Model confidence (mean pLDDT): 79 of 100. THF (Tetrahydrofolate) riboswitch aptamer, 97 nucleotides, folded computationally.

RNA sequence: UGCAGAGUAAAUAUGCGUGCGUUAAGUGUUUGGAGGACGGGGAGUUGCCUCUGAAACGAAAACUUUUGUUGCGGUUCGCAUAUUGCAUCCCGCUGUG
Numbered sequence: 001u002g003c004a005g006a007g008u009a010a011a012u013a014u015g016c017g018u019g020c021g022u023u024a025a026g027u028g029u030u031u032g033g034a035g036g037a038c039g040g041g042g043a044g045u046u047g048c049c050u051c052u053g054a055a056a057c058g059a060a061a062a063c064u065u066u067u068g069u070u071g072c073g074g075u076u077c078g079c080a081u082a083u084u085g086c087a088u089c090c091c092g093c094u095g096u097g
Base pairs, nucleotide, nucleotide: 001097002096003095004094005093010084011083012082013081014080015079016078017077019075020073021072022071029055030054031053032052033051034050035049036048040091041090042089043088061070062069063068
């Protein structure tokens, strides 16, 4: 100096468990504000996530007999498995010429 490669946070899907709602919160959509994370190091977005204000939309209950069972919700959280995986830039690391 050339070539090749590894590695994260996390995201998604499925399964199991768990909680909440079914008196409609939550989820999803649009928009304002604040914050956060993004390979070992540095930088870091128009992408991602969280919190929060506002707006529009919007639902599956049944049985039992009195608090329980079975459901339902683009529902919460945890675990497992699978898949994807640094936006991007620089340096480093491993192998090799």